This is a predicted structure of a 76-nucleotide RNA (transfer RNA) from a Lentisphaerota bacterium.

């Protein structure tokens, strides 16, 4: 260097007819009792890797980039 896979909340990951983004733990707050704690309501918390393009409308299509893992090839 070629390829093929991934990058969504703090963590782990969902998310296909392109139409307001989700869940588990985690984080606060309240209830409650069994009190370094469990549990049950509740709430905050996202430039959906970046930049472009198509569209009325992109986390979703298309195209260059960076990052990450796999592989094949080169070089030694």
């Nucleotide at each position: 260097g070629g390829g093929c896979c991934g990058g969504u909340a703090g963590c782990u990951c969902a998310g296909u007819u392109g139409g307001u983004a989700g869940a588990g733990c985690a984080c606060g707050a309240c209830a409650c009792u069994u009190u370094u704690a469990a549990u049950g309501u509740u709430g905050g918390g996202g430039u959906c890797g970046c930049g472009g393009g198509u569209u009325c409308g992109a986390u979703u299509c298309c195209c260059g980039c960076c990052c990450g893992g796999c592989u094949c090839a080169c070089c030694a």
Its Rfam family is "tRNA". Gene Ontology term of the family: triplet codon-amino acid adaptor activity. By type it is a transfer RNA. The coordinates come from a structure-prediction model, not an experiment, and the mean pLDDT is 82.